[in-house]
Context: one part of a larger RNA
RNA sequence: CUGGGCGUAAAGCGCACGUAGGCGGAUCUUUAAGUCAGGGGUGAAAUCCCGGAGCUCAACUCCGGAACUGCCUUUGAUACUGAGGAUCUUGAGUCCGGGAGAGGUGAGUGGAACUGCGAGUGUAGAGGUGAAAUUCGUAGAUAUUCGCAAGAACACCAGUGGCGAAGGCGGCUCACUGGCCCGGUACUGACGCUGAGGUGCGAAAGCGUGGGGAGCAAACAGGAUUAGAUACCCUGGUAGUCCACGCCGUAAACGAUGGAUGCUAGCCGUUGGCAGGCUUGCCUGUCAGUGGCGCAGCUAACGCAUUAAGCAUCCCGCCUGGGGAGUACGGUCGCAAGAUUAAAACUC
Numbered sequence: 001c002u003g004g005g006c007g008u009a010a011a012g013c014g015c016a017c018g019u020a021g022g023c024g025g026a027u028c029u030u031u032a033a034g035u036c037a038g039g040g041g042u043g044a045a046a047u048c049c050c051g052g053a054g055c056u057c058a059a060c061u062c063c064g065g066a067a068c069u070g071c072c073u074u075u076g077a078u079a080c081u082g083a084g085g086a087u088c089u090u091g092a093g094u095c096c097g098g099g100a101g102a103g104g105u106g107a108g109u110g111g112a113a114c115u116g117c118g119a120g121u122g123u124a125g126a127g128g129u130g131a132a133a134u135u136c137g138u139a140g141a142u143a144u145u146c147g148c149a150a151g152a153a154c155a156c157c158a159g160u161g162g163c164g165a166a167g168g169c170g171g172c173u174c175a176c177u178g179g180c181c182c183g184g185u186a187c188u189g190a191c192g193c194u195g196a197g198g199u200g201c202g203a204a205a206g207c208g209u210g211g212g213g214a215g216c217a218a219a220c221a222g223g224a225u226u227a228g229a230u231a232c233c234c235u236g237g238u239a240g241u242c243c244a245c246g247c248c249g250u251a252a253a254c255g256a257u258g259g260a261u262g263c264u265a266g267c268c269g270u271u272g273g274c275a276g277g278c279u280u281g282c283c284u285g286u287c288a289g290u291g292g293c294g295c296a297g298c299u300a301a302c303g304c305a306u307u308a309a310g311c312a313u314c315c316c317g318c319c320u321g322g323g324g325a326g327u328a329c330g331g332u333c334g335c336a337a338g339a340u341u342a343a344a345a346c347u348c
Base pairs, nucleotide, nucleotide: 004319005318006317007302008301012316014201015200016199017198021194022193023192025088026087027086028085029084030083031082033081034080035077036076037075038074039073040072041071042070049065050064051063052062053061054060091191092188093187094186095184096183097182098181099180103177104176105175106174107173108172109171110154115149116148117147118146119145120144121143125136126135162169163168206247207246208245209244210243211242215241216240220236221235222234223233258315259314260313261312262311263310266293267292268291269290270289271288272287273286274285275284276283277282278281297304298303321348322347323346330341331340332339333338
C1' cells in the first nucleotide's frame, strides 16, 4: 500500500467556527475534459510468455510469434461526472406571527444558616469519639435572647425537567445579548455537508498582580488508634476555595459512541408548541426534544435498536501485539508547573 477496524478488546480530536481540499438536490440545453468504442503512430534491442531450432542433454544460444496492460493522435458515442447557459423548490437561508428556557455578560437586591464582635440571662461544664485525649471554659464557656459585622452558597420549588457546541448553567429584579421550537408559506434560489492546517471557547487544580477571607480545607502541628501509622478518627490550621485582570489548555473533558443526510415494526412516559374533536379536561393527530421497553437487523458477547451500535452515501480524526513510553531527543508553546508533537535500543 491493499485489506480490516474504532460503545466495553488498540482506536472518535474536549467542543465549536472556518481556509484549502473532498463530496453535493430537480429539469432542459450546449460542449465533449474525464469515460466508452473504432482507426493510425509509437511503445529500441535484450528480458518475461508461447511455438520451433542448434550445441550428445540441460543451463545457454538462435528464429518466429505474442506481449510490452503505456503515451500521442484521429473519427465517433453522450448514460454518468466535469465545464458553460437557462429554469425550479423539496436542501439551506430570509421574512411575518407566536412560544419555552438554571443559555451568556453586567449591575442591584433578599432571607435562612455558619462564624466573629457587643450586650442581657445564667453556671460548670462544653466539645469530640468506638472509647478517649489534644481543644475551649470561673478572665464566665456551652445553652438562650437582642443587636451589629463580614464572606460564601442559594433549602423548599426540583423533575432519567429545562437551556447550552462542549466545558457547563439554579434565590430575586433590571439592562444588554446568543441560540432554539412551532405556525404561515410571503421572499432568495443549491446559497449546501464536511473540514488537513488555522482561530476561538474550554471543569478542577495550578501560576502572576491586586483585593477579599465567614465556612471548608491540601501542607503543617497536636491528640488518638496501631507492632509501626509519615493514614483512616479527633482538635486546630496555612495556601487555596471567592472577586478583577492576565496565563495554563489538561480530565473517567464519558453516551468511554465524530459530524451531516436519507431510509427501516411498534408500545408506554415526559418537556415545548400547533391543529382537530367534544362530555371543558380529556381524547386524537402532528412537529421538535428527552427517557423506559421492544421487532427486524446488527454484535464475540454484553447489549444497541427511528436519540442505532440497523441499512446506505459523503467528509474528517484515529488504530495496527505487551513492556520500554505517552517516555528520551529535537521542535513549538508556557513565568513556572508543564502541555503538545513523538521515537529507538533492549525485552517478552
RNAcentral holds the full RNA, with entries from ENA and SILVA. Predicted 3D model of a 348-nucleotide part of an RNA (small-subunit ribosomal RNA, central domain) from an uncultured bacterium. Its mean pLDDT, the model's own confidence on a scale to 100, is 89.